This is a predicted structure of an 81-nucleotide RNA (c-di-GMP-I-GGC riboswitch aptamer) from a Desulfobacteraceae bacterium. It matches the Rfam family "c-di-GMP-I-GGC riboswitch aptamer". Its family is annotated with cyclic-di-GMP binding in the Gene Ontology. The sequence was found by an Rfam model in a public genome assembly. The model forms 95% of the base pairs in the Rfam consensus. Its mean pLDDT, the model's own confidence on a scale to 100, is 84.
[in-house]
RNA sequence: CAAGAAAAAACCAAACCUGCCGUGAGGCAGGGACGGAAAGCCACGGGUUUCCAGCAUUGUGAAAUAGCCGAGCUACCUUGA
Repeated sequence: CAAGAAAAAACCAAACCUGCCGUGAGGCAGGGACGGAAAGCCACGGGUUUCCAGCAUUGUGAAAUAGCCGAGCUACCUUGA
């Protein structure tokens, strides 16, 4: 620097359940593992969702989502050069 076939160490933790927070999408904590080689960070671009406004398939509105995709930043293991 490239790759993630196989393996191992370590890590994260979907659905669901409980508690708390939020109008809501959803978040946090505990339990739990469907998965993940960035399922680490980041709302910059797109998507989706919620709320709000509107008669409206709309929006120079407010949010959520990084485990939807991309950009950016950083990093473990293995293999190859």